The RNA shown here (c-di-AMP riboswitch aptamer (ydaO/yuaA leader)) has 132 nucleotides and comes from a Bacillota bacterium. Of the family's consensus pairs, 91% are formed in the model. Its Rfam family is "c-di-AMP riboswitch aptamer (ydaO/yuaA leader)". The family has 106 seed sequences and 7,607 matches in Rfam 15.1. The sequence was found by an Rfam model in a public genome assembly.
RNA sequence: CCAUAAUUAUUGCCGAAUCCCCCCUAGGGAGGUACGGAGAAACCAUGUUUUGGGGUGAAACUUGCAAAAGUAGGGCUCAGAUCUCCAGCCCCAACCCGUCAGCUAACUCCGAAGGCAAAGGAGGUUUUUCUU
Repeated sequence: CCAUAAUUAUUGCCGAAUCCCCCCUAGGGAGGUACGGAGAAACCAUGUUUUGGGGUGAAACUUGCAAAAGUAGGGCUCAGAUCUCCAGCCCCAACCCGUCAGCUAACUCCGAAGGCAAAGGAGGUUUUUCUU
């Protein structure tokens, strides 16, 4: 100096998944909450139902025996926030309902986890942060 691993703190990222508070005890449980999701009239829409159908999600379609590829889609890289273009790097899953659900006001019912670590360029909006 470089790389890898572990721990702590700060900062940051994906995601709806943050914060408050109480009880037992180091981990669990109850209540609330930012923020999310589903069901459910009229009107409107739909000929659709084992060829089952549907939901959360970016995670769908096509080709292929498969591996994989292409197109579509999603995220990060500018660290105040945000938009566009270029460039680069990644993702493109998983799970659930249970024969059943279009939209949908009132209303009803749920979630509020988990997992990670990057260091580009240009133009614009806002005037946020830091310093003097």